c-di-GMP-I riboswitch aptamer from a bacterium, 79 nucleotides, folded computationally. Its mean pLDDT, the model's own confidence on a scale to 100, is 85. It was read from a public genome assembly, where an Rfam model found it.

RNA sequence: GACAGUAAAAGGCAAACCUGCAGUGAUGUAGGGACGCAAAGCCACGGGUCUGUGGUUGACAGAUAGCCGGGUUGCCUGU
Numbered sequence: 001g002a003c004a005g006u007a008a009a010a011g012g013c014a015a016a017c018c019u020g021c022a023g024u025g026a027u028g029u030a031g032g033g034a035c036g037c038a039a040a041g042c043c044a045c046g047g048g049u050c051u052g053u054g055g056u057u058g059a060c061a062g063a064u065a066g067c068c069g070g071g072u073u074g075c076c077u078g079u
Stems, first nucleotide, its partner, number of pairs: 002079004012037002017032006035066001041072003045069003048064006
């Protein structure tokens, strides 16, 4: 450096739900809380799903990275 992730070791993240705040909304954020996760770190590039506007053909804006794929960075161990 490449590939692999299965027992370790050090750790890390945090679903549902509850409360506060923000938002038209999907949802986000802070605290509590742990379903789980070898990238459940980061990125809306492609697809999917969700929300709003509109709707004749259409489309536009937003959300979701813990839906899938992809890009990129990283701990440990083994080969």